RNAcentral holds the full RNA, with entries from MGnify. Large-subunit ribosomal RNA, domain IV from a marine sediment metagenome, 316 nucleotides, folded computationally. Rfam family: Bacterial large subunit ribosomal RNA.
[in-house]
Context: one part of a larger RNA
């Protein structure tokens, strides 16, 4: 003064980035259980009594033994050791079980059941291999490949102007060969016709890549402005939700919670720069997930100490 472990007046998170670590619950019977809710669950919800031995009796069992009454008896304490959930409210994200960085990450990240879009009629699509051959599959569209979302329930709005994909296509471009006409002794060579894909041109398409304004004015207090005019664009962000895992200013304004809150929860919208399968908003249940608060609980702490085992340490 390290390492392991006991225990501790009174207080009881005042410690701390955060209850991190320690504490507290704990098994069994019996009683009693909210919100919510996909009607399964939540739940062992919460919360409450009881628990040993002994001794008559009822009673179940075929039996080991077990529930029950009533009496009695020890201890601080009877699941007397081990073993054995703390718990309840509110939000976020991810439906869930799984699944991941072998040795700093286990999560909101991957999958996933469910959606949907595209290709494919089998000598198929997609894929290995130069090739022969081979996977998919001894499978055939209720089937196989690929991309995009991600249970479930409400939903999934406008733009095809650009990019791309598919499909058309009188005409326009459009290499080579090939015809033809010059040209040359032949030839090179010059001009023409013809003319595939592709483009051009015309359409469709967005759960394809993606995108989704602005500036004036107006009502009998004021303010807001249903409403109006204007420029503009391919079309001007709809339902939703929203200081949000997204809001600069920003510790926004109101409440609630605390004496005291840059915090959490509710509400609001002025949304720096939300927004619909780059899926939008819910959501029961689930989570070694992140964030508040609340009840037991405790050496986390006030503020130290005390015991025991080890180590260092000092003498030898």
């Nucleotide at each position: 003064u390290c390492c392991g472990a006991u225990c501790u007046a009174g207080g009881g998170a005042a410690g701390u980035c955060g209850g991190c670590a320690a504490a507290a619950u704990g098994g069994c019977u019996c009683c009693g259980u909210a919100a919510c809710u996909u009607u399964g669950g939540g739940a062992u919800a919460a919360g409450g009594a009881g628990u040993g031995c002994c001794u008559a009796c009822u009673c179940a069992g075929u039996g080991a033994u077990g529930c029950g009454u009533a009496g009695g008896u020890u201890g601080c304490a009877a699941u007397a050791a081990c073993a054995a959930a703390g718990g309840g409210a509110g939000u976020c994200c991810g439906a869930c079980u799984g699944u991941u960085u072998a040795a700093u990450a286990a999560a909101a990240a991957c999958a996933u059941a469910g959606g949907u879009c595209c290709c494919u009629g089998c000598a198929a699509a997609u894929u290995c291999g130069u090739a022969a051959g081979g996977a998919u599959g001894u499978g055939u569209a209720c089937a196989g490949g690929g991309g995009c979302u991600g249970a479930u329930a409400c939903c999934u709005g406008c733009c095809c102007a650009g990019u791309g994909u598919c499909g058309g296509u009188a005409c326009g471009u459009g290499a080579a060969a090939u015809u033809c006409c010059g040209a040359u002794c032949c030839a090179a060579c010059g001009g023409a016709a013809u003319c595939a894909a592709g483009c051009g041109c015309c359409g469709a398409u967005a759960a394809a890549c993606g995108g989704c304004g602005g500036g004036g004015g107006u009502a009998a207090c004021u303010a807001u402005g249903a409403c109006c005019c204007u420029c503009u664009u391919a079309a001007g962000g709809u339902a939703g939700c929203g200081a949000a895992a997204u809001g600069c200013c920003u510790u926004g304004c109101c409440g609630c919670u605390u004496a005291a809150u840059u915090g959490g929860c509710g509400g609001c919208c002025u949304g720096c720069a939300u927004c619909a399968a780059c899926g939008g908003u819910u959501u029961a249940a689930c989570g070694a997930g992140a964030c508040u608060c609340c009840c037991a609980c405790u050496g986390u702490c006030c503020c130290a100490g005390a015991u025991c085992g080890g180590a260092a340490c000092u003498c030898g």